c-di-GMP-I riboswitch aptamer from Desulforhopalus vacuolatus, 74 nucleotides, folded computationally. The sequence was found by an Rfam model in a public genome assembly. Its mean pLDDT, the model's own confidence on a scale to 100, is 85. NCBI's taxonomy places the organism under Bacteria, Pseudomonadati, Desulfobulbales, Desulfocapsaceae, Desulforhopalus. Rfam family: c-di-GMP-I riboswitch aptamer. Rfam links the family to the GO term cyclic-di-GMP binding.
[in-house]
RNA sequence: CUUAGAGAAAGCUAAACCUGUCGCAAGGCAGGGACAGAAAGCCACGGGUCAAAAAUGACAGCCGUGCUGCUUUU
Numbered sequence: 001c002u003u004a005g006a007g008a009a010a011g012c013u014a015a016a017c018c019u020g021u022c023g024c025a026a027g028g029c030a031g032g033g034a035c036a037g038a039a040a041g042c043c044a045c046g047g048g049u050c051a052a053a054a055a056u057g058a059c060a061g062c063c064g065u066g067c068u069g070c071u072u073u074u
Stems, first nucleotide, its partner, number of pairs: 004073004012037002017032006035061001041067002045064003048059004
């Protein structure tokens, strides 16, 4: 340095729910909170689901792809 496994230790993220706020809505943001996670970090590229009369949007903690990353071991 690369690959694979694991998450003991040190750390990390933060479901549901509540409050405020933006949005037609799905949902997003901030604070509280902690179900869970070994990429639950980023990206809407493919599929899927959700919203919308439609046009168009949303979800990365639905699955797959891509890029990047901590510690230790082999």